[in-house]
Context: one part of a larger RNA
Molecule: large-subunit ribosomal RNA, domain VI
Organism: Bacteroidaceae bacterium
RNA sequence: CGCAUGAGAUUUGCGCGGCUCUGGCACUAGUACGAGAGGACCGUGCCGGACAGACCUCUGGUCUACCUGUUGUCCCGCCAGGGGCACCGCAGGGUAGCCACGUCUGGAUCGGAUAAGCGCUGAAUGCAUCUAAGCGCGAAGCCGGCCGCAAGAUUAGAUCUCACCGGGUCGUCGUAGACUACGACGUAGAUAGGCAGCAGGUGUAAAGGCGGUGACGUCAAAGCCGAGCUGUACUAAUUGCCCUCCAUCUUUGUCACGCCGUGACGG
Numbered sequence: 001c002g003c004a005u006g007a008g009a010u011u012u013g014c015g016c017g018g019c020u021c022u023g024g025c026a027c028u029a030g031u032a033c034g035a036g037a038g039g040a041c042c043g044u045g046c047c048g049g050a051c052a053g054a055c056c057u058c059u060g061g062u063c064u065a066c067c068u069g070u071u072g073u074c075c076c077g078c079c080a081g082g083g084g085c086a087c088c089g090c091a092g093g094g095u096a097g098c099c100a101c102g103u104c105u106g107g108a109u110c111g112g113a114u115a116a117g118c119g120c121u122g123a124a125u126g127c128a129u130c131u132a133a134g135c136g137c138g139a140a141g142c143c144g145g146c147c148g149c150a151a152g153a154u155u156a157g158a159u160c161u162c163a164c165c166g167g168g169u170c171g172u173c174g175u176a177g178a179c180u181a182c183g184a185c186g187u188a189g190a191u192a193g194g195c196a197g198c199a200g201g202u203g204u205a206a207a208g209g210c211g212g213u214g215a216c217g218u219c220a221a222a223g224c225c226g227a228g229c230u231g232u233a234c235u236a237a238u239u240g241c242c243c244u245c246c247a248u249c250u251u252u253g254u255c256a257c258g259c260c261g262u263g264a265c266g267g
Stems, first nucleotide, its partner, number of pairs: 001152001005163007015149004021049007033038001051106005059100004066093005071086006110144003117137004166243004170186005191236003194232005200225003208219004259267003
């Protein structure tokens, strides 16, 4: 931009894509078969591998504005306590998120038409013959079925609702994200921050008291803390502005039908 008014929502599926794998064990059954050795079809159940998708409860990674320990040096006048730099200085842990080494799920069952093949009926050819007419069965393959996209499917589909409906701009944001788009919210408000509580992490802060000559211990599960959960309008989402607007009605112009008169034709 189109889909001959605009908008919000729900859909149909022309068509396109994805998936399509496989092992072992047990039962049937030591049965059928076979002199024996050996050893099934069919059918059923269980456990796996690889691959794929989704997710983060568990396990395990990462977690550079979380916590702790600690080395060197500089600084905060000194002590104590801290800060900067040194690969995040190094080291030990680590929430959310993101991940796999973790967890869950999947391939199927089934229907239709077939291939090779196996048949029924059956002539040509009084027999025979799966084929010539006709009919049936038969593959991991074909068409569906399962999953995803899908009306620019210009053949542009359908349904419902609205038309002071709807959308945009702007702001607070994230389950979204390069930008845009998408999604949530904008005071009739929990969208983000703050605050409060909780979960969770770290691991018991400083100062002081007490004990110990002292290192240290203890009062103390302390103190500190990012993303998580719940709550709370304290702060910020102010007020506005713009776009869209068919049918109907009025006016003007034009055309057609109709009406009236007429010889053409005119009104």